This is a predicted structure of a 583-nucleotide part of an RNA (large-subunit ribosomal RNA, domain V) from an anaerobic digester metagenome. Rfam family: Bacterial large subunit ribosomal RNA. The prediction has a mean pLDDT of 82.
Context: one part of a larger RNA
RNA sequence: CCCAUACCAGGACAAAAAGACCCCGUGGAGCUUUACUGCAGCUUUGCAUUGAAAUAAUGCUUCGGAUGUAGAGAAUAGGUGGGAGACUUUGAAGCCGUUUCGUCAGGAAUGGUGGAGUCGCAAUAUGUAAUACCACCCUUUUGGUGUUUUAUUUCUAACCUCUACCUUUACCAGGUAGAUGGACAGUGCAUGGUGGGCAGUUUGACUGGGGCGGUUGCUUGCUAAAGAGUACCGCAAGCGCACAAAGGUCUCCUCAGCCCGGAUGGAAAUCGGGUGAAGAGUGCAUGAGCAUAAGGAGGCUUUACUGUGAGGGAGACAUCCCGAGCAGUUACGAAAGUAGGUUCAAGUGACCCUUUCGCAGAAUGUGGAAUCGCGAUUGUUUAACGAAGAUAAGUUACCCCGGGGACAACAGGCUGGUGGUGCCCGAUAGUUCACAUUGACGGCACCGUUCGGCACCUCGAUGUCGGCUCGUCACAUCCUGGGGCUGGAGAAGGCCCCAAGGGUUCGUCUGUUCGACGAUUAAAGUGGCACGCGAGCUGGGUUCAGACCGUCGUAAGACAGGUCGGUCUCUAUCCGGUAUGGG
Numbered sequence: 001c002c003c004a005u006a007c008c009a010g011g012a013c014a015a016a017a018a019g020a021c022c023c024c025g026u027g028g029a030g031c032u033u034u035a036c037u038g039c040a041g042c043u044u045u046g047c048a049u050u051g052a053a054a055u056a057a058u059g060c061u062u063c064g065g066a067u068g069u070a071g072a073g074a075a076u077a078g079g080u081g082g083g084a085g086a087c088u089u090u091g092a093a094g095c096c097g098u099u100u101c102g103u104c105a106g107g108a109a110u111g112g113u114g115g116a117g118u119c120g121c122a123a124u125a126u127g128u129a130a131u132a133c134c135a136c137c138c139u140u141u142u143g144g145u146g147u148u149u150u151a152u153u154u155c156u157a158a159c160c161u162c163u164a165c166c167u168u169u170a171c172c173a174g175g176u177a178g179a180u181g182g183a184c185a186g187u188g189c190a191u192g193g194u195g196g197g198c199a200g201u202u203u204g205a206c207u208g209g210g211g212c213g214g215u216u217g218c219u220u221g222c223u224a225a226a227g228a229g230u231a232c233c234g235c236a237a238g239c240g241c242a243c244a245a246a247g248g249u250c251u252c253c254u255c256a257g258c259c260c261g262g263a264u265g266g267a268a269a270u271c272g273g274g275u276g277a278a279g280a281g282u283g284c285a286u287g288a289g290c291a292u293a294a295g296g297a298g299g300c301u302u303u304a305c306u307g308u309g310a311g312g313g314a315g316a317c318a319u320c321c322c323g324a325g326c327a328g329u330u331a332c333g334a335a336a337g338u339a340g341g342u343u344c345a346a347g348u349g350a351c352c353c354u355u356u357c358g359c360a361g362a363a364u365g366u367g368g369a370a371u372c373g374c375g376a377u378u379g380u381u382u383a384a385c386g387a388a389g390a391u392a393a394g395u396u397a398c399c400c401c402g403g404g405g406a407c408a409a410c411a412g413g414c415u416g417g418u419g420g421u422g423c424c425c426g427a428u429a430g431u432u433c434a435c436a437u438u439g440a441c442g443g444c445a446c447c448g449u450u451c452g453g454c455a456c457c458u459c460g461a462u463g464u465c466g467g468c469u470c471g472u473c474a475c476a477u478c479c480u481g482g483g484g485c486u487g488g489a490g491a492a493g494g495c496c497c498c499a500a501g502g503g504u505u506c507g508u509c510u511g512u513u514c515g516a517c518g519a520u521u522a523a524a525g526u527g528g529c530a531c532g533c534g535a536g537c538u539g540g541g542u543u544c545a546g547a548c549c550g551u552c553g554u555a556a557g558a559c560a561g562g563u564c565g566g567u568c569u570c571u572a573u574c575c576g577g578u579a580u581g582g583g
Base pairs, nucleotide, nucleotide: 001583002582003581004580005579006578007577008576010575011574012573015569022404023403024402025401027400028399029396030395031394032393035201036200037199038198039197041194042193043192045190046189047188048187049186051155052154053153054152055151056150057149059147060146062144063143064142065141066140068138069105078137079136080135081134082133085119086118087117094113095112096111097110098109099108100107101106159181161179162178163177164176165175166174167173204216205215206214213233217239218238219237220236221235222234240385241283242342243341247301248300249299250298251297252296253295255279257275258274259273260272261271281290282289284347286345287344288343305328306327307326308325311322312321313320314319317386330339331338332337353379356376357375358374359373361372362371411458412456413454414453415452417451419447420446421445422444423443424442429437465540466538467537468536470532471529472528473527474526475525478503479502480501481498482497483496484495485494486493505519506518507517508516509515546564547563548562549561550559551558552557
């Protein structure tokens, strides 16, 4: 070195299971609720099934009765018309009582008594003449009849329930008889409320993983690399309007600051002179502009017009922007001319539906009309601002599926801020003296053991803390060895240099690594090896399903909060290693 046999499990990112963690999908499901929209259920009211009577109230109709006071005037005159007589032994006037109305003057009804008259027409007064009488009405009020409605009570015949008997297999059902209830209940239709009991759904995106936070459209500057354009959770600021003058036109004017002068008057008010290209002002951020002014005034005004539009600019499109000219009609100006808003760039919202006005259109047999269309116009923080919809929140550790190493947690990698170590400078301390020792403020390296940053292999799986077992390496050396300096008398030390051969304890507590404590020791080193080692063991911790507490949440549930419990997979193909045998 080769072969064989028996073993061990370090590697084959070993096997197994299209990762359960995490993210994504305009995926699914379970659950919750003061998410949205519905549906059962419950309930309200009306009508029907649904009938009779009484009483009370109420509205209407009809038949009677009563009622009616301004002032003037015999006096409590409702209106209009007719009208000369009407009422009375079927009991007039008067008197006594009761009731009622009342403007307190009187009117009406009724009982008794009484026993023959009472009222009017004419005259006065009045706008109108007799309740003398008759007819039709008005205001208020009262009685009766009919009817409507409401309420209460009663009834029985609908209807409901029960009992007995009959039919009968039947405690179903039907019939007969009776009893209780009773027009209620029950049921149907319509209607308002309530309604996670149930159902269907929604619950955005960006994002140096996701969540939390922030943002989401438009304008300006920078980033932006001298055309345009150009990203970031890049750096800075603004907008979601305003103005009937702050628009148009004609004419006129020149600012801020500084200097000098001038009563109160001052640094700064108003006044005069000089200087002054712009530092002022321009409704509002920034940029670009503006004195020929776009800045500051005054006069007159409405072009902050209607119909168009050659030709251009930006944009994937949608759409946005600029625009001379023509026709009409105006404003200002003597005129030439200027004016289709504002110095410019923000001040915003598609389609559908809808509002209002107008119109040469369509309007379904015809004529109208409804309706539609055309022009203008109203209503969106549709602000997630190219707006999915009609107005929509949560939870899942009970979870599922499809995917992702496009993206997090472990490990590795890159980096090295943080960390560890070394060096430079040398202030300070060290009685004196920087460098025995101490080394501030700073600077430069190295390492890759901390916490991070990045997201590069791995999500069709690279098992995660600690312990046990077994080690191996580095040296920045804990002990043992050799040396230098010392603020080294000796002993014991301090700092530094060389050195990795060997060694580097046992316990108590805690899942602990760590740490604290106890007792030793020459010493009880620091690190790497997927924070070495789970196809070697363990499974105490973390990190499924059960349960409890605290806190949070309306709840379902949640919590680097706590607590008890909780399946670790017989067979080694190759490489590697050990032992034995053979060649």
Annotation:
The full RNA is in RNAcentral, with records from SILVA.